[in-house]
RNA sequence: AAGCCCUUCGGGGUUAGUAAAGUGGCGAACGGGUGAGUAACGCGUGAGAAUCUACUUCUUAGUGGAGGAUACCUUUGGGAAACUGAAGUCAAUCCUGCAUACGCUCCUUCGGGAGGAAAGACGGCCUCUUGCUGUCGCUGAGAAAUGAGCUCGCGUCCUAUUAGCUUGUUGGUGGGGUAAAGGCCUACCAAGGCGAUGAUGGGUAGCCGGCCUGAGAGGGUGUACGGCCACAUUGGGACUGAGAUACGGCCCAGACUCCUACGGGAGGCAGCAGUGGGGAAUAUUGUGCAAUGGGCGAAAGCCUGACACAGCGACGCCGCGUGGAGGAUGAAGGUUUUCGGAUCGUAAACUCCUGUUAAGAGGGAAGAAAUGCGUAAAGUUAAUAGCUUUGCGAGAUGACGUUACCUCUAGAGAAAGUCCCGGCUAACUUCGUGCCAGCAGCCGCGGUAAUACGAGGGGGACAAGCGUUAUUCGGAGUUACUGGGCGUAAAGAGCAUGUAGGCGGCUUGCUAAGUUAGUUGUUAAAUACCUCGGCCUAACCGAGGAAUCGCGAUUAAAACUGGCAGGCUAGAGUGCGGAAGAGAGGGGUGGAAUUCUCGGAGUAGCGGUAGAAUGCGUAGAUCUCGAGAGGAACACCGAUGGCGAAAGCAGCCCCUUGGUCCGAUACUGACGCUAAAGUGCGAAAGCGUGGGGAGCAAACAGGAUUAGAUACCCUGGUAGUCCACGCCGUAAACGAUGAUCACUAGAUGUUUGGUUCCUUCGGGGACUGAGUGUCGAAGCUAACGCGUAAAGUGAUCCGCCUGGGGAGUACGGUCGCAAGAUUAAAACUCAAAGGAAUUGACGGGGGCCCGCACAAGCGGUGGAACAUGUGGUUUAAUUCGACGCUACGCGAGAAACCUUACCUAGGCUUGACAUGCAUUUGACAUCCGUGGAAACACGGCCUUCUAGCUUGCUAGACAAUUGCACAGGUGCUGCAUGGCUUUCGUCAGCUCGUGUCGUGAGAUGUUGGGUUAAGUCCUUUAACGAGCGCAACCCUUGUCGUUAGUUGCUAGCCUUCGGGCGCACUCUAACGAGACUGCCUGGGGAACCAGGAGGAAGGUGGGGAUGACGUCAAGUCCUCAUGGCCCUUAUGCCUAGGGCCACACACGUGUUACAAUGGCUGGUACAAAGGGGAGCAAUACUGCGAAGUGGAGCAAAUCCCAAAAAGCCAGUCUAAGUUCGGAUUGGAGUCUGAAACUCGACUCCAUGAAGUUGAAAUCGCUAGUAAUCGUACAUCAGAACGGUACGGUGAAUGCGUUCCCGGGCCUUGUACACACCGCCCGUCAUACCAUGAAAGUUGUCUGUACCCGAAGUCGUUUUAGCUAACCGUAAGGAGGCGAACGCCGAAGGUAUGGGUGAUGAUUGGGGUAAAGUCGAAACAAGGUA
Repeated sequence: AAGCCCUUCGGGGUUAGUAAAGUGGCGAACGGGUGAGUAACGCGUGAGAAUCUACUUCUUAGUGGAGGAUACCUUUGGGAAACUGAAGUCAAUCCUGCAUACGCUCCUUCGGGAGGAAAGACGGCCUCUUGCUGUCGCUGAGAAAUGAGCUCGCGUCCUAUUAGCUUGUUGGUGGGGUAAAGGCCUACCAAGGCGAUGAUGGGUAGCCGGCCUGAGAGGGUGUACGGCCACAUUGGGACUGAGAUACGGCCCAGACUCCUACGGGAGGCAGCAGUGGGGAAUAUUGUGCAAUGGGCGAAAGCCUGACACAGCGACGCCGCGUGGAGGAUGAAGGUUUUCGGAUCGUAAACUCCUGUUAAGAGGGAAGAAAUGCGUAAAGUUAAUAGCUUUGCGAGAUGACGUUACCUCUAGAGAAAGUCCCGGCUAACUUCGUGCCAGCAGCCGCGGUAAUACGAGGGGGACAAGCGUUAUUCGGAGUUACUGGGCGUAAAGAGCAUGUAGGCGGCUUGCUAAGUUAGUUGUUAAAUACCUCGGCCUAACCGAGGAAUCGCGAUUAAAACUGGCAGGCUAGAGUGCGGAAGAGAGGGGUGGAAUUCUCGGAGUAGCGGUAGAAUGCGUAGAUCUCGAGAGGAACACCGAUGGCGAAAGCAGCCCCUUGGUCCGAUACUGACGCUAAAGUGCGAAAGCGUGGGGAGCAAACAGGAUUAGAUACCCUGGUAGUCCACGCCGUAAACGAUGAUCACUAGAUGUUUGGUUCCUUCGGGGACUGAGUGUCGAAGCUAACGCGUAAAGUGAUCCGCCUGGGGAGUACGGUCGCAAGAUUAAAACUCAAAGGAAUUGACGGGGGCCCGCACAAGCGGUGGAACAUGUGGUUUAAUUCGACGCUACGCGAGAAACCUUACCUAGGCUUGACAUGCAUUUGACAUCCGUGGAAACACGGCCUUCUAGCUUGCUAGACAAUUGCACAGGUGCUGCAUGGCUUUCGUCAGCUCGUGUCGUGAGAUGUUGGGUUAAGUCCUUUAACGAGCGCAACCCUUGUCGUUAGUUGCUAGCCUUCGGGCGCACUCUAACGAGACUGCCUGGGGAACCAGGAGGAAGGUGGGGAUGACGUCAAGUCCUCAUGGCCCUUAUGCCUAGGGCCACACACGUGUUACAAUGGCUGGUACAAAGGGGAGCAAUACUGCGAAGUGGAGCAAAUCCCAAAAAGCCAGUCUAAGUUCGGAUUGGAGUCUGAAACUCGACUCCAUGAAGUUGAAAUCGCUAGUAAUCGUACAUCAGAACGGUACGGUGAAUGCGUUCCCGGGCCUUGUACACACCGCCCGUCAUACCAUGAAAGUUGUCUGUACCCGAAGUCGUUUUAGCUAACCGUAAGGAGGCGAACGCCGAAGGUAUGGGUGAUGAUUGGGGUAAAGUCGAAACAAGGUA
């Protein structure tokens, strides 16, 4: 203004000087946010001089006079809007002159001169129009405070695969500019400035107080709080102002968003909230200015997402609770179990209490006393105004807030989880799963008994949290300053010279840079530490103290280091006299040998190899003699000798030349040591140019070898090897040991000097230097080892290392003719790679030794037929196991049924078998009948016992029915097990205690020298002892004795001829003896060995039993036992039949043979050991025979089986598929047995197959053995060519240990340790991963040159346009605005460089991956070191 009221309709009052707008002043440069940029005087720290500073404080001097414009407002125009044009009126602390002016500014002849300012407002007293006065202002000057600008010293990340950078660049002079020094800018002059102490470039980053960690030194970090800086959509620019080049101002350019009427406009949350997006992830569009602080104002007061509070989030720190006490039938339930129990567990229930927090109700602090107001005093003043200070008084002001806190009520009531339990690392069991599912930080779990997966129970840890992930420090002495290393683990440059640098002998003086001490300034606050204090405690907060290692100033000291000056001789060097030497360069020269050429002589081979061949040779080789040519290398001396810096250097002579050592001494006077960069030298191979070329020899050719052989071996052979000049610059360039100096026991060789002693003159000894070896003390070292020539002890300097692979590679640089060298990464991948030593095992390593291991022999197997076992095949089933030696005539010491586990079929289901409980019954069974293959089913007959006694009940036994527990399993796992067993192996080994040695694993003992069958014994000995093994003890056999004498024996005697006496002999079986290297000889140190005697037996007499520690996840769940799993009207049980006996084939073990050392026939002799009652069976008879009949004798030294056979004596056969051989087949039988078809043995007759001594290969055996001959027994009704025993006859050979196999001991090498059936390399193939190159393509950053050139400052111009103050009477002028031009200039554009990313057909290598392919390179002598 609106509105309301009044009105004379002009207007007035009130709202109200309010809302709102405007002028002016101050602020807006503070406060708040963010960390993009920045490697910089940005920051930190300490100094400095050439500056400004509004408001504030103090001092001082002023504040006179005059003028002008304009907003708001009114009228009006344009525009969609933003906004804006024109006209008119008016104000100020707005603007402009004039006056005056200082210790201000300028000029100065130092006398002075010139220039430069202001604004009033509100009160009080009034003399009433001008004064006085107060407060707040304004102006000039000076000072202070505060803040700001500038300069400098020092500190401040990575990168040299960035080494050169710079032209306003460095300095000067003049000028300009700034608040201010200054190349800050400009003109001219000079040519400087920076850089291996890292310039320049690239990458990354705000800095600090602090924070985290760490004993510290350090390392990491910079959120919150505090200081500084930078930025405000990107880039540029000025304006205003005390201050900005201005987060919420302006102009321009770019990108983006929005509005538009298409003409134009608007915008900038890295302020507080909030939205979207991105993301693993981060809060409310809250309340209030009550407090603290800021701005303005005289003040009231206004503004303040600063701030104070609240909300959300266990994000962190701190405190509290989820209850306390009692409570054993140790409840129920869960889990587990050895089935007894144990555990959850006083835990719960139950009883008695308490009342935090949360809930409800009531009360209730502190944060708020200032300003202001009233009043009093003092000061100021003329003043009792006013103002300032102080006192007193009244009243007001709380967002938080239903605040903190207190009281009451009810009530154990509402409040515990997370991770873990194999080791590290506290905490264990059951089930499920079965290399699956899964776990895992590292090692690693899981393949049927998972404390590791999942679940349950139990336990452990922490707790309103717990666990995971990410990150930092620590441990990590694993970048080592504190505080590491480099012989072999990663690591000494190939060697020297030498620049910078680092370090440096004795002594005097001066100095005071380093150093040391004192004082002093600073080291902001906060944090951290200490002591107090405030919130119940704590977290948190307050106060004080100490500390703040640095930097600056100053005073002092002068030992040490440095500097300056002087001196010295011990380091270093020079001179003098000697010494040795494959030291170097050049020139000459010599002989041997190889090859070639020529000549002579000579003839068939030569050469070469493991063996050959290629090759050479009758065109005359090889061989041999002579002559010549040419090149290369220098035998013997020669060496663990010499010289050189290293590489390296060797016939002899000469010339030139370097270094070293020794001696006595003269001189110089620290001249030294080391050594980035640089420079030089630098084996072999290789390269370039030109020579040379005998031998050797990559490549190449041929011959062999071989599966192959692009190799090893052989025959040839070109580069090369040699010389000159020039490159290369590397080697296991090694002592795998950098250079220099000093110190620290020795012993013993050798090279070359010096001094000295002795001397038989040959030489020897002692001492002392310089080299070069060996062994060793202390010490060092992980060990091995080193040890005055250090790898010891110290000092100085340089180089190098930081897990293996990728990789000494890629890219880039430098060098090179090239080959390549040098410098030198990353991605990715693994949990190892490596050193030294130990114990084993192994070796196409060595030494020693043993064994029927080979050899020497004898006999076999492998060929045939058959038997038997196995594989395979077949089958309904052909049950199962055993698989190199160490399975295969094995389990099985007997498959017709049974066995039997398998198959088919028929049956049973508490079962064929055991125990218990309950139930019912008193029988069941036998027997008979029917069905049936049987099992079995059905039916019939028949039917209990004992005791107590209450005489029909109870109890018990027996038997059966039914039911429940359970039985049963030759089902699986021998890789869950016990037991037993095989093999190495009857091999001589395997260990322990104590001691000693070693860091240790371990060693020693147990090795060595001998010896043995033996780790047997002896000896030696840092070992001494012991155990299990060896041996012995046991059995048997061989001799003798004693005892005994039937059934045995029978010499002698007797006899009734049956036998008796007898026990000498044989024999039997009990006890003894005997043999022990005891004796002798020889050897030897002993053990022992060789020989001998005696003896039955001689060196363990022969044989057996006896099997160490261990190995093979050896064999066996089908002998037995047993954990776990599985089946339960069947994987159990019964029964019949079948099968285990099949048969194109292959193998093992055997039997019989192939014949004359034999077959057949006849006669005749001699054993041992066994067995016998459901048995062995004589004599006799029958049968050709198997056998039958019958039966004496015998439970056995009595009787029987029972005849032994080979042998011996005769005869025959006569070399043949036979008088060999006996398979196969036909027929007939015997025996056993319910039963011989599948499927028995035997007999007789007939038949009469293969086979004529066995390829490759392979087995057994060393003496009463092999070979050969028969006998017996077990099993068993019957059924051995197998097995186990027994005796008869009865050999050959053994040189020996080279070789094959196995074993033992010692030693050596090892990349093996699942242990050589080990380990392991490369290509190729497949898949995946990261990476290099690549025609290019595409981003980004940046340099240079040029073009265009906005805004804007500055400069210049402006007769034209516009123009208030000043000058001028006026015209006009000055000045200003505007405009134009110029310099600079952002963005943009063009051209051309550089850096860095992404991507790219194709391509290179690398890594990883399952049991792929080819070979076999390495580890042993790795089979060619």
Molecule: small-subunit ribosomal RNA
Organism: metagenome